[in-house]
Background: The prediction has a mean pLDDT of 81. Small-subunit ribosomal RNA, 3' minor domain from an uncultured eukaryote, 136 nucleotides, folded computationally. It matches the Rfam family "Eukaryotic small subunit ribosomal RNA". Gene Ontology terms of the family: structural constituent of ribosome and ribosome. The family is grouped with related families in Rfam's "SSU clan".
Context: one part of a larger RNA
């Protein structure tokens, strides 16, 4: 406080939480596929230029073929993260809407089970319980 009590559902607000999602989303970072490719190195070649004992050496740049590759772009693929109208949940909250389902025998007695139903609490039948009340 103490029936002007207590309460239980739909539905509507508001918060939060996770999921679903069109956008053929994004954004990073591995690992693949080709691709340009600075750079290096190693053969060839090249001989500016230089030394000396004057015929011998040194040797840049360039060219050229290969190794090896840094950073980029692209193919796929995998991870992490992230946005996203809108949808469906779930928890909380409140003086919101509807209605009273339960607590007194709660005004059709509760509950559990099952089936079917229905705007929401719930409503109906079907075997049950004692955790029913009043009577014999």
């Nucleotide at each position: 406080c103490a029936c002007c009590g207590c309460c239980c559902g739909u539905c509507g607000c508001u918060u939060a939480u996770a999921c679903c999602g069109a956008u053929u989303g994004g954004a990073u970072g591995g690992c693949c596929c080709g691709g340009u490719g600075a750079g290096u190195c190693u053969g060839u070649u090249g001989g500016a230029c230089u030394g000396c004992u004057u015929g011998c050496g040194g040797g840049a740049a360039g060219a050229u073929a290969g190794g090896c590759g840094a950073a980029c772009c692209u193919u796929g693929u995998c991870a992490u993260c992230u946005a996203g109208a809108g949808g469906a949940a779930u928890a909380a909250g409140a003086a919101g809407u509807c209605g009273u389902a339960a607590c007194a025998a709660g005004g059709u007695a509760u509950c559990a089970g099952u089936a079917g139903g229905u705007g929401a609490a719930c409503c109906u039948g079907c075997a049950g319980a004692a955790g029913g009340a009043u009577c014999a």